[in-house]
C1' cells in the first nucleotide's frame, strides 16, 4: 500500500533540550482556533493515557475482573464546528464518504 473487522463526544505534558523557519489543525469550502513569546515538523530525554494485540499471575461453569510487563499508538479544542438528510429555526438526531488507531489479510 490492497482489503476486512472494531473503535473514534472519554483519557493523558500546548513538558524539557536542540534543529528548521511560516504556516498548521487529514483533503476541498465557510468558520473558529493555534503560531516569530517559534507553531507544524524532525531528533533525543523524562512523565503520563489507552486495553487494540501478546505474555505472566489471579479468578473461573461459560467466563470475568484486577495487577504487572511488553508491542503499538496517543497526550489543544467531539476526527475543533459546519457542509448530505430530518426539523421554520435552535438544540439535537441520523447517514455517507474520507481520515486516524489496532488486529488480521494481500
Nucleotide at each position: 500500500u490492497u482489503u476486512c473487522u472494531a473503535u473514534c463526544a472519554a483519557g493523558a505534558g500546548u513538558g524539557g533540550u536542540g534543529g528548521c523557519g511560516a504556516g498548521g489543525g487529514c483533503c476541498c469550502u465557510g468558520g473558529c482556533c493555534c503560531g516569530a513569546u517559534g507553531a507544524c515538523c524532525c531528533a533525543c530525554c523524562c512523565g503520563g493515557c489507552a486495553u487494540c494485540c501478546u505474555u505472566u499471575a489471579g479468578u473461573c461453569u461459560u467466563u470475568c475482573u484486577u495487577a504487572a510487563a511488553g508491542g503499538u499508538g496517543c497526550c489543544a479544542a467531539u476526527g475543533c464546528c459546519a457542509g448530505c438528510c430530518c426539523g421554520c429555526a435552535a438544540g439535537g438526531g441520523g447517514a455517507a464518504a474520507c481520515g486516524a488507531u489496532a488486529g488480521g489479510u494481500c

Annotation:
The RNA shown here (SAM riboswitch aptamer (S box leader)) has 106 nucleotides and comes from an uncultured Dehalococcoidia bacterium. The sequence was found by an Rfam model in a public genome assembly.